[in-house]
Context: one part of a larger RNA
RNA sequence: CUGGGCGUAAAGAGUUGCGUAGGCGGCAUAGUAAGUCUGUAGUGAAAGCAUGGGGCUCAACCUCAUAAACAUUAUGGAAACUACUAAGCUAGAGAAUGGGAGAGGUCACUGGAAUUCCUUGUGUAGGAGUGAAAUCCGUAGAUAUAAGGAGGAACACCGAUGGCGUAGGCAGGUGACUGGCCCAUUUCUGACGCUCAGGCACGAAAGCGUGGGGAGCGACCGGGAUUAGAUACCCCGUUAGUCCACGCCGUAAACGAUGGAUGCAAGCUGUAGGACGUAUCGACCCGUUCUGUAGCGAAGCUAACGCGUUAAGCAUCCCGCCUGUGGAGUACGAGCGCAAGCUUAAAACAU
Numbered sequence: 001c002u003g004g005g006c007g008u009a010a011a012g013a014g015u016u017g018c019g020u021a022g023g024c025g026g027c028a029u030a031g032u033a034a035g036u037c038u039g040u041a042g043u044g045a046a047a048g049c050a051u052g053g054g055g056c057u058c059a060a061c062c063u064c065a066u067a068a069a070c071a072u073u074a075u076g077g078a079a080a081c082u083a084c085u086a087a088g089c090u091a092g093a094g095a096a097u098g099g100g101a102g103a104g105g106u107c108a109c110u111g112g113a114a115u116u117c118c119u120u121g122u123g124u125a126g127g128a129g130u131g132a133a134a135u136c137c138g139u140a141g142a143u144a145u146a147a148g149g150a151g152g153a154a155c156a157c158c159g160a161u162g163g164c165g166u167a168g169g170c171a172g173g174u175g176a177c178u179g180g181c182c183c184a185u186u187u188c189u190g191a192c193g194c195u196c197a198g199g200c201a202c203g204a205a206a207g208c209g210u211g212g213g214g215a216g217c218g219a220c221c222g223g224g225a226u227u228a229g230a231u232a233c234c235c236c237g238u239u240a241g242u243c244c245a246c247g248c249c250g251u252a253a254a255c256g257a258u259g260g261a262u263g264c265a266a267g268c269u270g271u272a273g274g275a276c277g278u279a280u281c282g283a284c285c286c287g288u289u290c291u292g293u294a295g296c297g298a299a300g301c302u303a304a305c306g307c308g309u310u311a312a313g314c315a316u317c318c319c320g321c322c323u324g325u326g327g328a329g330u331a332c333g334a335g336c337g338c339a340a341g342c343u344u345a346a347a348a349c350a351u
Base pairs, nucleotide, nucleotide: 004322005321006320007305008304012319014202015201017200018199022195023194024193026089027088029086030085031084032083034082035081036078037077038076039075040074041073042072043071050066051065052064053063054062055061092192093189094188095187096185097184098183099182100181104178105177106176107175108174109173110172111155116150117149118148119147120146121145122144126137127136163170164169207248208247209246210245211244212243216242217241221237222236223235224234259318260317261316262315263314264313267296268295269294270293271292272291273290274289275288276287277286300307301306324351325350326349333344334343335342336341
């Protein structure tokens, strides 16, 4: 290099959102002739290889002739395909117009239930907790109950097998600003496309820095139990944290363990958003279609499990990744980071 793979065996990078280089790229016309095909001429050492003949008694070996192969230069020709140039097209892509749904994002304001604490009233001996207890709270009046107040965090029902978002993720209500998507018309541009090494951006939780905040929960820690022990499971407390602002970190079973794009190839059922038709006084119902999201399944695929128009089917293009196990996602080096550490990433050796 060829070849084989990546749902679960090793292997899809967290997302690829913006995308560079690169690779690949719709329909049709004319031209050019770089790739491509072909003719002629030259180069393409010898040995070797191949075919035929000859010489050592044969063979290995030696020798003669021919061919082949590969590469390349010059020149002539062909024009289907690729490429390039010119002028086009509308099925890809984008825009416009009119509608639509949504926990998409940021900021501000705001609501009620509940927990806790404080004050006051009523009231009296218990409360809390467990498998059972104890630590703990309470006659300095707890628990319970009523009224008032403070403060923080999260939003019952609706709620879904639902929706939105590139992913991470997003849920009380209102407003402001703002991103994307879907449907219809087929009006406009005219291949403007796909993928994407590097790069930029985003990225749960935990953690870090500075300043706030702190109700509940709660690593650590203290105590009570359990136990042979109990650095745990259970209980009583409780610090960081959880929350906010700004700045870092850059990792997760970041999962559909399934990269993106395009086309093709049976269906049935549910559900969400739109359009059209039918029906109706109207709304339903019913039917068609587009987009999403689920369940089951023909063919096909798969080692099996299973997947199956949302493919893991049939194909094309581009990227990433894998190559026995341990050593090891480690050492060293480098980059990044305040640190924790992250990214890149071996070998000896063992088997």
Annotation
This is a predicted structure of a 351-nucleotide part of an RNA (small-subunit ribosomal RNA, central domain) from an uncultured bacterium. The full RNA is in RNAcentral, with records from ENA and SILVA.